[in-house]
Context: one part of a larger RNA
């Protein structure tokens, strides 16, 4: 110089505190551990592994495993040989795959011999393959400390040097942000601002969107408007600008006025030098070793879904602020032609049949639930809870035994609020309702999204956890 201190000082931050809702007990999903197994493929393992890779394991996917086959190979490039390619078919097989038979002669060029393109076959070595093994050889990504305010350079100057100064001192900020000072001047990567969205206005356009005024209708339906909503393009607005006060006539603080919106207005994207020899050879790519009749390939079948058991993240509950019924309201952002799929009919119901309409601000997925009004229950293991099983089904797919969702009829366990611990939020947030989406044939309690209703608390920094500046000790480097 660093890094550490149960050393000091000043700072912050859902770090503590005030708080509201969880988790840890139960049932069930669903990832790991660990047993088990022929497999129970593989990684990930404090925070920063554990509803992670995996945006979806019945076949497949599969990398694991048991059996059956292959051996230049399931894929590439050459070299020779011989056939159009290709179709259809015996026999056997669980099927890859072995093996029988016909049919069949295309396209370019041409001397009608043959040649050449492509495709099939069979051979020989060259190579081919490998989710083998080293993330501690690697490259690309990516996590973390952290969106924390840091991390350096030049040139001067100071010191034998290692370095130091600058960046430190007084203020001030979300900020190494600014202001003043100062042997330092200046400057770079980081902050800020530029993009994205969203909030408020004008302005252009008005169809599939909207309807105030004029008819018209069951209905913006239909003519008809361009004013509203909404739409997508283009501009405005916010800058501590203006006032008072504090402050060094200084940054900058307090509190006011206009304003949609105040003081970085929300919210997103964006992540400095570096740190953890983090992860990642199973996304690619790649050095090196290893393997070559097997660590390669192809096919069935099973596993990856086992289960004395522990942990981790969840969904549903344990109820009256509720449960059932019944009436009515109100969404925003997605999907969709190998598809959403109306209306009608059949079914109690999952769905079936038939199919209009839609390449979509046009049709459709499509009733948005909470919520509001009203009837019941009346404190109980209950009209609470739905687990787990008996029975019929539906639906998707060759196929749902092992192993899908789903429906309907019975069945009605735990479960009466959770020990020590321990997690999230500070505002349209917690908390609580539906809804859309990718993956997908099917299969969603998890991911990503959306909107609806919409709270309580923050005296304060003593304390516990991370982190920043400055000093100060050291037997550490």
């Nucleotide at each position: 110089u660093g890094a550490c201190g149960g050393g000091g000082g000043c700072c912050c931050g859902c770090a503590c505190a005030a708080g509201c809702g969880g988790u840890g007990g139960a049932g069930c999903a669903u990832g790991u551990g660990g047993u088990u197994u022929a497999a129970u493929u593989c990684g990930a393992u404090g925070c920063a592994a554990c509803g992670c890779g995996a945006a979806g394991a019945a076949c497949c996917u599969u990398a694991c495993c048991u059996g059956g086959a292959u051996u230049u190979g399931a894929c590439a490039u050459c070299c020779u040989a011989g056939g159009a390619a290709u179709u259809c078919u015996u026999u056997u097989g669980a099927a890859a795959g072995a093996u029988u038979g016909a049919a069949g002669u295309g396209c370019c060029c041409u001397u009608u011999u043959g040649g050449g393109a492509g495709c099939c076959u069979a051979g020989u070595g060259a190579c081919a393959g490998g989710u083998g093994c080293u993330g501690c050889a690697u490259g690309g990504c990516u996590g973390u400390c952290g969106u924390c305010a840091g991390c350096u350079c030049g040139u001067g100057u100071c010191g034998u040097g290692a370095g130091a100064u600058g960046u430190u001192g007084g203020g001030u900020u979300a900020a190494g942000u600014c202001c003043c000072g100062c042997a330092a001047c200046g400057a770079g990567c980081g902050c800020a601002a530029c993009c994205c969205u969203u909030g408020u206005c004008u302005u252009u356009a008005g169809u599939u969107a909207c309807c105030a005024u004029c008819a018209u209708u069951a209905a913006g339906u239909u003519g008809g408007g361009g004013a509203c909503u909404c739409u997508a393009a283009a501009g405005a607005u916010a800058c501590u600008g203006c006032c008072c006060c504090g402050g060094u006539c200084a940054a900058c603080g307090g509190g006011g006025a206009g304003g949609a919106a105040g003081g970085u207005g929300g919210g997103g994207a964006u992540g400095a030098c570096g740190u953890c020899a983090a992860g990642u050879c199973c996304u690619c790519a790649u050095g090196g070793c290893c393997u070559u009749u097997a660590u390669a390939u192809c096919c069935a079948g099973g596993g990856c879904u086992a289960c004395a058991c522990a942990c981790g993240u969840g969904c549903u509950a344990c109820a009256a602020u509720g449960g059932a019924c019944u009436g009515u309201a109100c969404a925003a952002a997605g999907g969709g032609u190998c598809g959403c799929g109306a209306a009608c009919c059949u079914g109690c119901g999952a769905a079936g049949g038939u199919g209009a309409g839609c390449u979509a601000a046009u049709c459709c997925c499509a009733u948005a639930a909470a919520a509001c009004a009203g009837u019941u229950c009346u404190c109980a293991g209950u009209u609470c809870g739905g687990a787990u099983u008996g029975g019929a089904g539906u639906c998707u797919g060759c196929a749902a035994c092992u192993c899908g969702a789903c429906u309907c009829c019975a069945u009605g366990a735990a479960g009466u609020u959770g020990g020590a611990a321990u997690c999230g939020c500070u505002a349209g947030u917690a908390a609580u309702c539906g809804c859309g989406g990718a993956u997908c044939a099917g299969c969603a309690u998890g991911c990503c999204g959306c909107g609806g209703u919409g709270a309580a608390u923050a005296c304060g920094u003593u304390c516990c956890c991370g982190g920043g500046c400055c000093u100060u000790g050291u037997a550490c480097a």
The part of an RNA shown here (small-subunit ribosomal RNA, 3' major domain) has 477 nucleotides and comes from a metagenome. Its mean pLDDT, the model's own confidence on a scale to 100, is 84. The full RNA is in RNAcentral, with records from SILVA. It matches the Rfam family "Bacterial small subunit ribosomal RNA".